[in-house]
Description: The RNA shown here (transfer RNA) has 71 nucleotides and comes from Vidua chalybeata. The sequence is in RNAcentral, with records from Rfam. Rfam family: tRNA. Gene Ontology term of the family: triplet codon-amino acid adaptor activity. Model confidence (mean pLDDT): 82 of 100.
RNA sequence: GGGGAUGUAGCUCAGCGGGAGAGCGCUUGCUUUGCAUGCAAGAGGCCCUGGAUCAACUCCCAGCAUCUCCA
Numbered sequence: 001g002g003g004g005a006u007g008u009a010g011c012u013c014a015g016c017g018g019g020a021g022a023g024c025g026c027u028u029g030c031u032u033u034g035c036a037u038g039c040a041a042g043a044g045g046c047c048c049u050g051g052a053u054c055a056a057c058u059c060c061c062a063g064c065a066u067c068u069c070c071a
Base pairs, nucleotide, nucleotide: 001070002069003068004067005066006065007064010024011023012022013021018054026042027041028040029039030038048063049062050061051060
């Protein structure tokens, strides 16, 4: 320098253009003499950035970061 992949909650990751979600973790309550387990409820996201489209986590364009392949 060129090709490819990934970017979403504290962590690991889903997500068929019009509702942002799961598991683990965290908080509160119940259960216990107490802890763990279990049950219920809750908090926590400007979805990497900017643009195209009536409307984008999703599609397209341009950038940024990380990983990887080639040289």